[in-house]
């Protein structure tokens, strides 16, 4: 600074991260449609589909001032008796006809068209232009026909035909005409074509109409000739307007369309046209177009513009405007200035209608309207008042153009549905933690306002003209002041919309709010219902009993007369990347070279000026967009002016760059010369080792092969060994991230031929270069063809093994093939997963080939340099990271190739190549929301390293076999209540089911309830007792009245009974809604944090490493430094000692005393008890070790390296267990799922498993005898002595609330005796009988005792468990629970071992590392066939359609030509061309097709 104002992201792949990449969303828009809803107005818009078919009406006429004819109804008059006739008006009207102009405009549609169709800029010296304007000239004089009309004929109609009359601005001659046209001649310009000038010859026009006048002429009233005005007519020139034709440039997709073209390209001549031209014809030539995409196929009107976008772009082409094309389909011409003509004609075709069946008629893609199609698009309206158009002199007529109105929220814009005050925060709804919160100042109520709609009244702008009348002025003409024309003033008249806009008044908050959404994206949350159902969903995803995601409700959010949904376009999407992307591993570098077109290209000087840049100019229609103003109350809308239209043309200028041209240069490139390394290539020849085979010798029983075997070979002599021979293939060592080659690839030696590289030096050429679409060549292995060859190896195949199987891995054999020659194939993880070229950008260190320097006897070594080949590198830089890094994946330039989500698929179809196999090019339908790269943390591995643990091993004893006990499963049952299920359920909950417990079953009862609180009434409570009943219970009888206050009445507390309702109750469900508690990994050594540092980030570091430990225990090191939870320690028991205190304990000394006895006095020394202390810390010594931590050994010590044991359990895992301990949300139940009672069940029993007890015996059983504990329990109790009983037990009652009394006897052990290897003097099940005890009660269903009975069982298959020392094993004792009822459980002590080489293996665990496609994490993930269902696609004998090509047949109308006829043109006949049609043959495309092929998806199966 008028016309600069402009760029946002999110969700979704993962356990998490980052990148790549797709999908999806938020925005804007629409000629829309659909759903719900709907008050008013303004301005716009409204068949996107069937260019499908159309009933009806209207959409193009007009002129009597071009012309000839010419009514009727009705009214009046006359004649007539009437019928009827005549006249006037109607009226020169209506009407039709001739003629002129218009009908080619306006209006509609978008079929066709990929084209000079359109756009833009030009050309036309190659053209036309009615009406209009200007200039100029003319308009003389004759003739004729045909309609109308009259008449006749045919036809149903449409209509047609014959005869006769007639007018004109109709038609035709004649005359004349210039600057018209043509010929000729001359001149001028010009390269030519041609144009112009002059002269001459020839050709070529016309129409009148109306008004007025009488000066001149005629008759003379007035008219006519005439004059005059206006309108016409004709020639010419010019203008304007509108067109025709030509050209440059621009203008969709497909190459799975690569070649197309005979009027094709050009020429000559002719025809034709307004005009150039193969536009057409004849002849001649053989051209023309095309990878800068011809031809063919598909799609499509085009532009201004519209939508979107920051822009560049992308998509679109409704309304409005320009151009084009079309008018039922196809063809054709006529008329005309213009048409090959929407509402004209002819022909053909399809369709519809009429018909008398002979023939006719028609064309809404004009405005309305109808049917049809469709998701879907309006009135058979008014008016010519305005604007515009046609005709006319005009009045005027016509005008579905147009202007208006109607319908539609289809769109944009505006307005309203009220405003203020109003808290008991009403009622009601919803929620609630029950306190309250919220809807909510919202309502009610009070006070106001009056838009819109309603009623009444007033009431426009749009209208100004033309025309008429009156007046004024002027012009032409004239005899003229008439007439005519022009200008101007005044008057009168004209409105569909419409009594509309607008204004005033009246009444009254009265009539006027919905729709979508509320999991995230994305603004907005609760309750109820439902229970992977019903449903939602744009993406991710919700729903399986507490759903903010379904449905309803309350509340909220957004927009608002609309709101959502669907569809479509652009955006976001930098996701086709010009602006503005990529290709090592994500999709993506052709296997490699050579080279055509093309693209790009070194240095110096000069030229012109195509590109480029600057200035000017023309154009870029209007509308639109933008700016500034203005008009409707505002806005939408409209108007004016401007800006802009980024483009194209022309002119002038600049000369750096690019291109071009000219002249030169040597740095790129190349040539010559001298050297040089090499498995570079081809051919020919040669060599030895080894394998195999053959021959011979020696020799004998095996050989071979494997994890182990077998098939196989061998007594017909193998294997082994020696000698000889044959044949084929490959070339050990050297050999090396060494060499060569473009890549594939190349390895014994020699010869011949041959390609390339490198180094050095001088000279030469002078940009000759780089890349390279197509093309061409090379191209491992396998494979193919033909012919050879064939030792070894070895697909297929056979056999043997392995295995559940083993079409495999292993073994024995073995054919193609491997080799050679010639040819084909043309692909590989053809990889550095990295195209080629050039230049630049730190280094270090190898190695190969050369050159130089220095040095040396020389090889080395050293320095410099060129070329190759490697490694390292946080140098910088790049990268998503990994990584790359002068051999780039860095920085730049040039050229080529390639990519654009995964799957389908490198598949199908088509083309090309191939003998085949197959290769190359290469889709779609359908389907998914991912697929993927790199890195991170875990987890896992029949990966690696290190290390632990009764983990294995070494041992001891068991389980698994028997009988019994107990738990579980299963089965059974009316019920066998429920829970627990790998370790970590199963002698578990249950530390104890006869009733109770109890939850289960059967039966009988109760319903405010067995239990709690509240209200009311009555009564104290309570005790004794009868009847019925299985009992609960029911009905009774008797006794009995208390405490506190109060004078009394009465009240109160507690208890009992009754009543009503709030409520109680539930071992009912959900442990996957929960708390608490518990198990487990695991007493494993781990789990984390703060700050710092590293990384884009997830994360890492710390915590890894070297040692060490039981230990993340400690030490050292270290971008880490610290800290927390764990470990350890602190606590308890135990082992030693000290001290304190001694009763109920103890008893050494003293005393007393007994049959005996701490029994008594006494004592506290000892034991012991229970308080307090000490002690052990790697403290000391030696060695090892990093000078450390620590380890090993030793001393001392009761105890030694955490002394032994216990309690103690990190972050977390298992949706582990428990709603039946308790607590608790939600749900369910309420005369029952609650509660009471009796009985039953939890105890069943073909079976299976777990845990135990007792055994199978002599290390034992039995009998008798003799010892030694610890820790506990006891008043509803433990119970002594004594007595009775064989015993269980009974009687009894002392003592004890316990170091006092008691349970209580410890048992193994030891001593003595007996049994003598047996189903026993082992073993004790089972059963019978008799008892004891507890208890209301031992039938179901207790324990114990005695007598009798005397089962299985003689050490236990596969498998499996515990234990490392006071342990295992073995022996008894006690306790809890409990009336009674342990083989279980929890404790206690007695006796008391064996073994551990070691860490390979099994199991579990810790740390580090590695791989991973796993992350509900290996009990993971996941591949293919088969079976079933559905979906789309390919092939297919064929079948059907569409458009198209070629050839032939046929040929309407019509132009043209010819003949004929004739002049005026036709008719008629023939010919060329030619539409529809027919026949035949192709190629293309679509649909369909028994069957078939693979593909995709699917809960689940194999």
């Nucleotide at each position: 600074u008028a016309a600069c104002u402009g760029g946002a992201g999110a969700g979704u792949u993962u356990g998490a991260u980052u990148c790549u990449g797709g999908c999806u969303c938020a925005g804007a828009a629409c000629g829309a449609a659909c759903g719900c809803u709907g008050g008013c107005g303004g301005c716009g818009u409204g068949c996107u589909u069937a260019a499908c078919a159309c009933a009806u009406g209207c959409a193009a006429g007009u002129c009597g001032a071009a012309c000839g004819g010419g009514a009727a109804a009705a009214u009046c008059c006359c004649c007539g008796c009437a019928a009827g006739g005549g006249g006037a008006u109607g009226a020169g009207u209506a009407c039709a006809g001739u003629g002129g102009c218009g009908c080619a405009c306006g209006g509609g549609u978008g079929c066709g068209u990929a084209a000079c169709a359109c756009g833009u800029a030009g050309g036309u010296a190659a053209c036309c232009u009615a009406c209009c304007u200007g200039u100029u000239g003319u308009u003389g004089g004759g003739g004729a026909a045909c309609a109308a009309c009259c008449u006749g004929u045919c036809g149903a109609a449409a209509g047609a035909c014959g005869g006769g009359c007639u007018a004109a601005u109709u038609c035709c001659g004649c005359g004349u005409a210039a600057g018209u046209u043509g010929g000729c001649a001359u001149c001028a310009u010009g390269a030519a074509a041609a144009u112009g000038a002059u002269g001459u010859c020839a050709a070529g026009a016309a129409a009148g109409a109306u008004g007025g006048c009488c000066u001149c002429u005629g008759c003379u009233u007035g008219c006519a000739a005439g004059c005059u005005a206006u309108c016409g007519a004709c020639g010419a020139c010019a203008g304007a307007u509108g067109g025709g034709c030509c050209u440059g440039c621009g203008c969709c997709c497909g190459a799975u369309u690569a070649g197309c073209u005979a009027g094709u390209u050009g020429g000559u001549a002719g025809g034709g046209u307004a005009a150039c031209g193969g536009c057409c014809u004849a002849c001649c030539a053989a051209g023309g177009c095309u990878u800068c995409g011809a031809u063919c196929g598909g799609u499509a009107g085009u532009u201004g513009g519209u939508c979107u976008g920051a822009g560049a772009g992308g998509a679109c082409g409704a309304c409005c405007a320009g151009c084009c094309a079309c008018a039922c389909u196809g063809g054709c011409a006529c008329u005309g200035a213009a048409a090959u003509a929407c509402g004209g004609g002819c022909c053909a075709g399809a369709c519809u209608c009429c018909u008398a069946c002979g023939g006719g008629a028609g064309g809404c893609a004009g405005c309305a309207g109808u049917g049809g199609g469709g998701a879907a698009u309006a009135u058979u309206g008014g008016a010519c008042a305005a604007u515009g158009g046609g005709c006319g002199a005009a009045a005027g007529c016509c005008u579905g153009a147009u202007c208006c109105a109607g319908c539609a929220a289809c769109g944009c814009c505006g307005c309203g549905u009220g405003a203020g005050c109003g808290a008991u925060g009403a009622a009601g709804g919803c929620c609630u933690u029950c306190g309250g919160g919220u809807c909510g100042u919202a309502a009610a109520g009070c006070u106001c306002u009056g838009u819109c709609a309603g009623a009444g009244g007033g009431g426009a702008c749009g209208a100004a003209a033309a025309c008429u009348c009156a007046g004024u002025g002027g012009a032409a003409a004239u005899a003229a002041u008439a007439c005519u024309c022009c200008a101007u003033u005044g008057a009168a008249u004209u409105g569909a919309c419409g009594g509309u806009a607008c204004c005033c008044u009246c009444a009254g908050a009265g009539g006027a709010a919905g729709c979508a959404c509320c999991g995230g994206c994305u603004a907005a949350c609760u309750c109820u219902g439902u229970g992977c159902c019903a449903g939602c969903a744009g993406c991710c995803g919700c729903g399986g009993u507490a759903a903010u995601a379904c449905a309803g409700a309350g509340g909220g959010u957004g927009c608002g007369a609309g709101c959502g949904u669907u569809g479509u376009u652009c955006g976001g999407a930098g996701u086709u990347a010009c602006u503005g992307g990529g290709c090592g591993u994500a999709a993506a570098g052709c296997g490699c070279a050579u080279g055509u077109a093309g693209g790009c290209g070194g240095a110096u000087a000069g030229a012109g000026a195509a590109g480029u840049c600057g200035g000017g100019u023309g154009u870029g229609a209007a509308a639109u967009c933008c700016c500034u103003g203005g008009g409707c109350u505002u806005a939408a809308c409209c108007c004016a002016g401007g800006a802009a239209c980024u483009g194209c043309g022309c002119c002038c200028g600049a000369a750096a760059c690019c291109a071009u041209c000219u002249a030169u240069c040597u740095a790129g490139a190349g040539u010559u010369c001298a050297g040089u390394a090499g498995g570079g290539g081809a051919g020919c020849g040669g060599g030895g080792a080894a394998u195999u085979c053959c021959c011979g010798g020696u020799g004998u029983a095996g050989a071979g092969g494997u994890g182990a075997a077998a098939u196989u070979c061998g007594u017909a002599g193998a294997u082994a060994u020696c000698g000889g021979g044959a044949g084929g293939a490959a070339c050990a060592c050297c050999a090396g991230u060494g060499g060569c080659g473009a890549a594939g690839g190349c390895g014994c030696c020699g010869c011949u031929c041959u390609g390339g590289g490198c180094u050095g030096u001088a000279a030469c050429u002078g940009a000759c270069g780089c890349u390279g679409a197509g093309g061409u060549g090379c191209g491992a292995a396998a494979g193919c063809u033909u012919g050879g060859g064939g030792a070894g190896c070895a697909a297929a195949c056979a056999g043997g093994a392995u295995u559940a199987g083993a079409u495999a891995c292993c073994c024995u054999g073995g054919u193609a093939g491997u080799c050679c020659a010639a040819g084909c194939u043309g692909u590989a993880a053809a990889c550095g997963a990295u195209g080629g070229g050039u230049a630049c950008u730190a280094g270090g260190u190898g190695u190969c080939g050369g050159a130089g320097g220095a040095a040396u006897u020389g090889a080395c070594c050293c320095c410099u340099u060129c070329g190759g080949u490697g490694c390292c590198g946080u140098a910088a830089g790049c990268u998503a990271a990994c990584g790359c890094a002068u051999u780039a994946a860095g920085u730049a330039c040039c050229c080529c190739g390639c990519c654009u989500g995964g799957g389908a698929a490198g598949u199908a179809c088509g083309g090309c190549c191939g003998c085949a196999a197959g290769g190359u090019u290469g889709a779609a339908a359908c389907u998914c929301a991912a697929a993927g790269g790199a890195a991170u943390u875990g987890a896992c591995g029949g990966g690696g390293g290190c290390c632990c643990g009764c983990a294995c091993a070494a041992g001891c004893g068991g389980u698994g076999g028997a009988g019994c006990a107990u738990g579980u499963g299963g089965u059974u049952c009316a019920a066998u209540u429920c829970g627990a299920c790998g370790c970590a359920a199963c002698g578990c909950g249950a530390a104890a089911a006869a009733c109770c417990u109890c939850a289960c079953c059967u039966a009988g009862g109760c319903u405010u309830g067995a239990c709690a609180u509240c209200u009311c009434u009555g009564g104290a409570a309570c005790c004794u007792u009868g009847u019925a009943g299985a009992g609960a219970u029911a009905c009774g009888a008797g006794g009995g009245u208390g405490c506190c206050c109060g004078c009394a009445a009465g009240g109160g507390a507690a208890c009992c009974a009754g009543a009503a309702g709030a409520c109680a109750g539930g071992u009912g469900c959900u442990g996957c809604a929960u708390g608490g508690c518990u198990g487990u990994c695991g007493u494993c050594a781990g789990c984390u944090c703060g700050u710092g540092c590293u990384g884009u980030g997830a994360a890492g570091u710390g915590u890894u490493g070297g040692g060490u430990u039981a230990a993340g225990u400690c030490c050292c090191g270290c971008a880490a430094c610290g800290a927390g939870c764990g470990c350890a320690a602190c606590c308890c028991c135990u082992a030693u000692c000290c001290u304190u205190a001694g009763u109920u304990g103890c008893u050494a000394a003293c005393a007393g005393g007994u049959u005996a006895a701490g029994c008594u006095g006494a004592g506290c020394a000892c034991u012991c008890u229970a308080g307090g202390g000490a002690g052990a810390c790697u403290g000391c010594c030696g060695g090892u070790g990093u000078c450390a931590a620590a380890c090993c050994g030793g001393a001392g010590g009761a105890a030694g390296g955490u002394g032994g044991g216990g309690a103690c359990g990190a972050c977390g895992u298992c949706a582990a267990g428990u709603c039946c301990u308790c607590a608790u949300g939600g749900c369910c139940u309420u005369u029952a799922u609650g509660u009471c009672u009796a009985g039953g069940g939890c105890g069943a029993c073909a079976c299976a498993c777990g845990u135990g007890c007792u055994a199978c015996a002599a290390u034992g059983g039995c009998u008798g005898g003799u010892a030694c504990a610890a820790a506990g329990g006891g008043u509803u109790g433990c119970c002594a002595a004594a007595c009775c009983g064989u015993a269980a037990g009974g009687u009894g009652g002392a003592g004890c609330u316990a170091a006092u009394c008691u349970c209580a006897a410890a048992a193994a052990a030891c001593c003595a005796g007996u049994c003598u290897c047996a189903g026993u003097u082992c073993g004790g099940a089972u059963u019978g009988a008799a008892g004891u005890c507890u208890g209301c009660a031992a039938c179901u269903c207790g324990a114990c005792u005695u007598c009798a009975u005397g089962a299985a069982g003689c050490u236990g298959g596969a498998a499996u468990c515990g234990c490392u020392a006071g342990u295992a094993a073995u022996c008894g004792c006690u306790g809890a629970u409990c009336a009674g009822a342990a083989c279980g459980c929890a404790g206690c002590g007695g006796u008391g071992a064996a073994u551990a080489c070691g860490u390979u293996c099994c199991c579990g665990g810790g740390c580090c590392u590695u791989g991973u496609a796993c992350a509900c994490a290996c009990c993971g993930c996941c591949c293919g066939u088969c079976a079933c269902a559905c979906c789309a696609c390919g092939a297919a004998a064929g079948c059907g359609g569409a458009g198209u090509a070629u050839a032939c047949c046929a040929g309407a109308a019509g132009u043209c030509c010819c003949g004929c006829c004739u002049u005026a043109a036709a008719a008629c006949g023939g010919g060329c061309c030619c539409a529809a049609g027919g026949u035949a043959u192709g190629a293309u495309u679509c649909g369909u097709g028994a069957u078939u092929g693979g593909g995709g998806u699917g809960a689940a199966g194999u």